[in-house]
Context: one part of a larger RNA
Molecule: small-subunit ribosomal RNA, central domain
Organism: Alphaproteobacteria bacterium
RNA sequence: CUGGGCGUAAAGCGCGCGUAGGCGGCUUGGAAAGUUGGGGGUGAAAGCCCGGAGCUCAACUCCGGAAUUGCCUUCAAAACUCCCAAGCUAGAGUUCGGAAGAGGAGAGUGGAAUUCCCAGUGUAGAGGUGAAAUUCGUAGAUAUUGGGAAGAACACCAGUGGCGAAGGCGGCUCUCUGGUCCGAUACUGACGCUGAGGUGCGAAAGCGUGGGGAGCAAACAGGAUUAGAUACCCUGGUAGUCCACGCCGUAAACGAUGAGUGCUAGUUGUCAGGCGGCUUGCCGCUUGGUGACGCAGCUAACGCGUUAAGCACUCCGCCUGGGGAGUACGGCCGCAAGGCUAAAACUC
Numbered sequence: 001c002u003g004g005g006c007g008u009a010a011a012g013c014g015c016g017c018g019u020a021g022g023c024g025g026c027u028u029g030g031a032a033a034g035u036u037g038g039g040g041g042u043g044a045a046a047g048c049c050c051g052g053a054g055c056u057c058a059a060c061u062c063c064g065g066a067a068u069u070g071c072c073u074u075c076a077a078a079a080c081u082c083c084c085a086a087g088c089u090a091g092a093g094u095u096c097g098g099a100a101g102a103g104g105a106g107a108g109u110g111g112a113a114u115u116c117c118c119a120g121u122g123u124a125g126a127g128g129u130g131a132a133a134u135u136c137g138u139a140g141a142u143a144u145u146g147g148g149a150a151g152a153a154c155a156c157c158a159g160u161g162g163c164g165a166a167g168g169c170g171g172c173u174c175u176c177u178g179g180u181c182c183g184a185u186a187c188u189g190a191c192g193c194u195g196a197g198g199u200g201c202g203a204a205a206g207c208g209u210g211g212g213g214a215g216c217a218a219a220c221a222g223g224a225u226u227a228g229a230u231a232c233c234c235u236g237g238u239a240g241u242c243c244a245c246g247c248c249g250u251a252a253a254c255g256a257u258g259a260g261u262g263c264u265a266g267u268u269g270u271c272a273g274g275c276g277g278c279u280u281g282c283c284g285c286u287u288g289g290u291g292a293c294g295c296a297g298c299u300a301a302c303g304c305g306u307u308a309a310g311c312a313c314u315c316c317g318c319c320u321g322g323g324g325a326g327u328a329c330g331g332c333c334g335c336a337a338g339g340c341u342a343a344a345a346c347u348c
């Protein structure tokens, strides 16, 4: 390179935006670069291949042909691709009218619970466990009532419910703001898809500076358990968890399934709309989302099955036996932790 693959065997970048590039709807006309056909030139000889001939045969040699898959040139064709021009509306977008939503950011605010503080009642236990002990308590705990403070999280509603590209998002109110869906006519007229590099976002933990600190809780201390117990259980408890700003850039970042478009039986639940029928509470049709089952088909099987892992096309990423190793070295990034890129020897 040809080829085969990527749900679970190795393999889909965590997710967007987007540069180059690749690919790209319908109609007409033109041009003729790609493309197709014909002619001409060239493609040295020898060799290979085919036919024949000469050495007694063969090797070898000689003659002829074919081939030399190519390049150049010329004539012609115009279906397809490209290019130019003109047009179209089915892709894409704009406009108008509606709809739902934990989509994002900021500000404010509410109740329950927890802990602590003050005060009242009250007395000997409380707590914790498999059982205990460490621990708290006569300096009055636990329990209970009233008052106060603080921080964090939002019970019920709550739902294979909703929203978001992913990470993710859940009390309530206001302000700002992104996207989606349905219906309608008018408008633009291919403006599209993908996307190497690039750039932005990106759970948790961690890092820097400054706040905050109720509960929980790595580390740590003690009590138990045990042969031991640097654990599981218990009593404490610091970073952290929270906020602001700045880093980090990873994950079982999972649907372990890249994005887009078209095509290919149905049945049933649910969410957001629209249309119609009417016995106003259902039925029928339809668009978009989200589930279950299932035909064809696919699959090694499991399973997937209009939300495809089916049938096709376009573009990107990735895989090529296990270990060594996602390591070393180098480079880039980072305050660091480390991240990204990424081998080889050797070995089975």
Stems, first nucleotide, its partner, number of pairs: 004319003007302002012316001014201004021194003025088006033081002035077008049065006091191001092188003095184005103177007110154001114150008125136002162169002206247006215241002220236004258315006266293013297304002321348003330341004